Annotation: Predicted 3D model of RNase P RNA and transfer RNA as a complex of 378 nucleotides. It holds a member of the Rfam family "Bacterial RNase P class A". Rfam classes the family as a ribozyme. Rfam links the family to the GO terms dimeric ribonuclease P complex, ribonuclease P activity and tRNA processing. The coordinates come from a structure-prediction model, not an experiment, and the mean pLDDT is 79.
């Protein structure tokens, strides 16, 4: 160098003048005025989980919800490590991943039959009738797959090898994973984002909750509080693979109620996306322009 | 700000998970008719998007996106 993957960070940058929200001081009996601080996000967005908080109801039925095993957390369908499956040449990524071997239901056409079977075929036999499931066709799925053996023809009958079932011993908290044995010959296919079992969580409404105070009967109020110190933020240190935890130091960082964060001018650059808090955090989802950094794969040169 | 609900043809509704997705007014064509109506006939026309589960998705399970609707205090 070129394509890649996979963690993070930024989110035009400085200054003047105007305006507008909020505390502070200050003037003033108020309305305001001056001054000085200070003023949107990684998603403030989707309302998709999950809790604080409040009020209601009171404790049980019903529902609903989660789903591989361990942690991590207030808690969570989130997060981290691991196991298993699967994509990928790889970095690396994705998986509602619990149980059809607990019961019930469904599987359209097609096909002889769809969980149960004999059309065609193959054997036996003069037929009638049996015997078989190898082989053919149909289907998204037809009763372990390949070969040998053996048979009247076949068939796990049988015998290796691979698969799947139980069992055992070994490892690991466990999920599982490694061998090993079966006088196990394989009694069943798929679907639980179908009912349904197992296990664990869940009362309900959401700040337009409510609390105060105020007014008050035909259109009229929307005052204050809840609400900004917090499961807060930064940096260090030590436990952990990590999630995250615990010491300690420092720090205060928007609070409106028709609802503020703007507008103009000047440099400068690489010329600027998505987009605007409304009770408040934690998560996930979805926008989203350039730009910068850490690790890594995989090619190709050159040494 | 919260919390619901629903998207199927130009419109108003169907539609057990099994396709060619149906109907009823509309629209266009043709018959009828001296012309128009009425009424025959045929005909165009759709599962918001987008994944994922199943052999198979208007159905069932995510995520987007658009539409409607309820909630403040005083009686």
């Nucleotide at each position: 160098c070129a394509a890649g993957u996979u963690a993070a960070c930024u989110a035009g940058a400085u200054g003047a003048u105007c305006g507008c929200g909020g505390c502070u001081a200050u003037a003033g009996a108020a309305a305001u005025g001056u001054a000085g601080c200070u003023g949107a996000g990684g998603a403030a967005a989707g309302u998709c989980c999950g809790a604080a908080c409040a009020c209601c109801a009171u404790c049980a039925a019903u529902g609903a919800g989660u789903g591989c095993c361990g942690g991590a957390u207030a808690a969570c369908g989130u997060c981290c490590g691991g196991u298993a499956g699967g994509g990928g040449a790889g970095a690396c990524c994705c998986u509602c991943a619990a149980g059809c071997u607990a019961g019930u239901g469904c599987c359209a056409c097609a096909g002889a039959a769809a969980u149960a079977u004999a059309c065609c075929g193959c054997c036996u036999g003069a037929a009638a009738a049996g015997g078989u499931a190898a082989g053919g066709g149909u289907g998204a799925a037809a009763a372990g797959g390949u070969g040998g053996g053996g048979u009247a023809a076949g068939a796990g009958c049988u015998c290796a090898c691979c698969g799947c079932u139980a069992c055992u011993u070994a490892g690991g908290c466990a999920a599982c994973u490694a061998a090993g044995u079966a006088u196990g010959g394989c009694u069943a296919g798929g679907u639980a984002a179908a009912c349904c079992u197992c296990a664990c969580u869940c009362g309900g409404u959401g700040c337009a909750a409510g609390u105060c105070a105020a007014a008050a009967u035909u259109g009229g109020u929307a005052g204050a509080c809840g609400c900004a110190u917090g499961a807060g933020c930064u940096g260090u240190u030590a436990a952990g693979u990590a999630a995250u935890u615990a010491a300690u130091a420092g720090c205060c960082u928007a609070g409106a109620u028709a609802g503020a964060u703007g507008a103009u001018c000047a440099u400068c650059c690489u010329c600027g996306a998505c987009a605007g808090a409304a009770u408040u955090c934690g998560g996930c989802u979805u926008a989203u322009a350039g730009g910068u950094u850490g690790a890594c794969u995989u090619g190709u040169u050159u040494u | 700000g919260u919390c619901c609900u629903u998207g199927u043809a130009g419109u108003u509704c169907a539609a057990c998970g099994g396709a060619u997705a149906g109907a009823a007014c509309u629209g266009c064509c043709c018959c009828g008719u001296c012309c128009u109506a009425a009424g025959g006939g045929g005909u165009c026309a759709a599962u918001g998007c987008u994944g994922g589960u199943u052999c198979a998705a208007u159905u069932c399970c995510g995520g987007c996106c658009a539409a409607g609707g309820a909630c403040a205090c005083c009686a």